Record summary
A computed fold for an 86-nucleotide RNA from Desulfotruncus arcticus DSM 17038, annotated as c-di-GMP-I riboswitch aptamer. Lineage of the source: Bacteria > Clostridia > Desulfallaceae > Desulfotruncus > Desulfotruncus arcticus. The prediction has a mean pLDDT of 77.
């Protein structure tokens, strides 16, 4: 230096759930609150999911659509990151 994640530590955030807010929803976002996780940080590039407001068909019901939403989707990809035996 590399370094599987075994133990120990410092630090940072925080899932469920409640309740203001903002949104047509999905969802977000703020306080409270931790169940878990070394990438459970950061990017919506790819595929998935979720919602369907405007639009299209359509008498209607309804049905398709992302320009919205999500990376907590332990995906994939790229960047960044404490500690470290073997």
């Nucleotide at each position: 230096a590399c370094g599987a994640g075994a133990a120990a530590a410092a630090g940072g955030g925080a899932a469920a759930c409640c309740u203001g807010c903002c949104g047509a929803a999905a969802g977000g976002u703020a306080a409270g609150g931790a169940a878990a996780a070394a990438a459970a940080a950061c990017c919506a590039u790819c595929u998935g999911c979720c919602u369907a407001a405007a639009g299209u068909u359509u008498u209607a019901u309804a049905a398709c659509c992302a320009a919205g939403a999500u990376u907590g989707a332990u995906c994939a990809g790229g960047u960044u990151g404490c500690c470290g035996a073997a």